[in-house]
Context: one part of a larger RNA
RNA sequence: GAAUCAACGCUGGCGGCGUGCCUAACACAUGCAAGUCGAACGCGACUUAGGCUUCGGCCUAAGUUGAGUGGCGAACGGGUGAGUAACACGUGGGUGACCUACCUUCGAGUGGGGGAUAACGUCCCGAAAGGGACGCUAAUACCGCAUAACAUCCUGCCUUUGAACAGGCGGAGAUCAAAGCCGGGGAUCGCAAGACCUGGCGCUUGAUGAGGGGCCCGCGUCCGAUUAGCUAGUUGGUGGGGUAAUGGCCCACCAAGGCGACGAUCGGUAGCCGGCCUGAGAGGGCGGACGGCCACACUGGGACUGAGACACGGCCCAGACUCCUACGGGAGGCAGCAGUGGGGAAUAUUGGACAAUGGGCGCAAGCCUGAUCCAGCAAUGCCGCGUGAGUGAUGAAGGCCUUCGGGUUGUAAAGCUCUUUCGCACGCGACGAUGAUGACGGUAGCGUGAGAAGAAGCCCCGGCUAACUUCGUGCCAGCAGCCGCGGUAAUACGAAGGGGGCUAGCGUUGUUC
Numbered sequence: 001g002a003a004u005c006a007a008c009g010c011u012g013g014c015g016g017c018g019u020g021c022c023u024a025a026c027a028c029a030u031g032c033a034a035g036u037c038g039a040a041c042g043c044g045a046c047u048u049a050g051g052c053u054u055c056g057g058c059c060u061a062a063g064u065u066g067a068g069u070g071g072c073g074a075a076c077g078g079g080u081g082a083g084u085a086a087c088a089c090g091u092g093g094g095u096g097a098c099c100u101a102c103c104u105u106c107g108a109g110u111g112g113g114g115g116a117u118a119a120c121g122u123c124c125c126g127a128a129a130g131g132g133a134c135g136c137u138a139a140u141a142c143c144g145c146a147u148a149a150c151a152u153c154c155u156g157c158c159u160u161u162g163a164a165c166a167g168g169c170g171g172a173g174a175u176c177a178a179a180g181c182c183g184g185g186g187a188u189c190g191c192a193a194g195a196c197c198u199g200g201c202g203c204u205u206g207a208u209g210a211g212g213g214g215c216c217c218g219c220g221u222c223c224g225a226u227u228a229g230c231u232a233g234u235u236g237g238u239g240g241g242g243u244a245a246u247g248g249c250c251c252a253c254c255a256a257g258g259c260g261a262c263g264a265u266c267g268g269u270a271g272c273c274g275g276c277c278u279g280a281g282a283g284g285g286c287g288g289a290c291g292g293c294c295a296c297a298c299u300g301g302g303a304c305u306g307a308g309a310c311a312c313g314g315c316c317c318a319g320a321c322u323c324c325u326a327c328g329g330g331a332g333g334c335a336g337c338a339g340u341g342g343g344g345a346a347u348a349u350u351g352g353a354c355a356a357u358g359g360g361c362g363c364a365a366g367c368c369u370g371a372u373c374c375a376g377c378a379a380u381g382c383c384g385c386g387u388g389a390g391u392g393a394u395g396a397a398g399g400c401c402u403u404c405g406g407g408u409u410g411u412a413a414a415g416c417u418c419u420u421u422c423g424c425a426c427g428c429g430a431c432g433a434u435g436a437u438g439a440c441g442g443u444a445g446c447g448u449g450a451g452a453a454g455a456a457g458c459c460c461c462g463g464c465u466a467a468c469u470u471c472g473u474g475c476c477a478g479c480a481g482c483c484g485c486g487g488u489a490a491u492a493c494g495a496a497g498g499g500g501g502c503u504a505g506c507g508u509u510g511u512u513c
Stems, first nucleotide, its partner, number of pairs: 001513004006509005013385006019378002021343001026341003030338003035072003040069002043066010079296003089220007098213003103209001105207006111145001113143002120135006151175003154171005180201006188195002222268003229259003234256008271293004275286004298319005321332004349375001351374003357371001358369004388418004398409004422454001424449005432440001457502005462483003468497005478485002
C1' cells in the first nucleotide's frame, strides 16, 4: 500500500447492489418448514334436489367435509463443517463387473378366479400415550390360476482362446405378468346396471435414449523422524456366501506373504474444488457469500420400507439430557425459517406472498412449498448523490498572533442575485404477466409546490510524513508505529488559534499478502 463474513472509539443525510454467529456440531419455549390425489376404494357427518312413507324415517343423485385403506412424493429442496489426510476431493480413464422410479422412443399383453382387512359398530383395559376382543365391508391393497418372449435359467453346436468368460445359431425343457378408472355412442342384446363399439389416462412385460447413481484405476492433494519399523483377514490362492455389481466385502481350507527413508506406522492439523485476496511475476495466504462434490443430523449402533436411504422434521436398541405422570408408565431432538437462553469483541424480524422462478401431488381446477421472491434491522462492504451556486473589501465584528506598524482567520461571513438534486408536501402511477392472476407497492418513475431551506465529521501537524505558532505544565501529568519527546521559553504532553489529509465517514485494533 492492498485486502477483510470483522470488532472498537468519535461521527452520521439519501439511494442502488451485495453481505450479516468466524465463538458453544452448546441447550432450546412457541409458530411454521411435505404433502397431495374422490378420475384407485369403502365409510361417517353436513347441505341441496328428487322419490317413497306406516310421518319414526328410508332410498337415489350432486356437493362440502373428516379420518381411514390405497398410490405417488417424502432419498429432492433447505442447514451445518463435527468427523475425514481418505479414491474424500480435483483431473483423466475403466466397468467384457453394474443399477436406475418418473420422462423419451419402439414392440407385445391387459384373460379368468379367490380370501381377507382398516375405517365403521359393540364391548373391554389405561391418568395419558395407546391397546385388546368380537362382528361387517371395498379397491389400481393382497393371493392363486391361465397365457407369454428378442426376458432369465438350463442345454447342444459354431466362432474365439493356452484355457475360460463374452458372442452367434438352435432346442424337446424350466421360471416369472397385469387393474382398473374417466368420457362419448348409431344399431343389436338386456327390466336396469351394463354387455358391445370408440377416445383418453392407467397397469404388466421386453427393448431404446436421456438424465442420475454404484464400483475400480493412473496422477495430484498440509506439518512433525524429538514418530522407524508396521501388519493376522494381515498378503495371495482355491471353493463358496453375499451384492445391482467387482473384490477378504464375509466364510472354510491352503500358502506365507503384504507395506516402508520415493517416509510405512504413529501423532498433530484440516471438509476438497471452481475460486477469493495479495503480488510485476514467480510465489504466498485463504476456501465466508455463489456454484460442484463429500460428510453429518442429540451421542453410539442397527436394520426395515423403497427404483433410490441405512433416511435432519421415519422406525428399533443403548446412552446422556429435558419434559408429562393418577408413579403403573409415557413424550422429545432447530447444524430448516424466525425466535430464546448461554458463550463471545461480535452478527438481524417469533415479518409478507406463493405474484414470478422452481419443486411435490393431481386429467384438471387446484392444494402444499420459511425453496424462492420480497419487505424489516445493521455505514458491515462496494458504488453513486447531496449538505448549495454566483457575486460580494470598509478586507466588518469577534477570535488568534504581533516587532503594536500590523498580520491572519478571509470571499470566509453578512448583504445582493439565483437554482432546487436528495429530502418534505400534494397529484398521477408502471415494467416484472401470457387471456386471468402483483406479495413487493401506491414502490420505481413522472408532474406540481414551498424553501438555502432538513443534512459534516474524523484523524493528524518533531523526522519518517503533507501540515506551526501562543499559552499551560515542568522527567510531573502525559505521548509513542520506529527513532524518541517531557527535569521553566516543549512546532513531540494538554488547550487554543492556524494549517494538512480523508470525507458520510474517519481513526484504532486483529488477521493475510

A computed fold for a 513-nucleotide part of an RNA from an uncultured bacterium, annotated as small-subunit ribosomal RNA, 5' domain.
Its mean pLDDT, the model's own confidence on a scale to 100, is 85.
The full RNA is in RNAcentral, with records from ENA.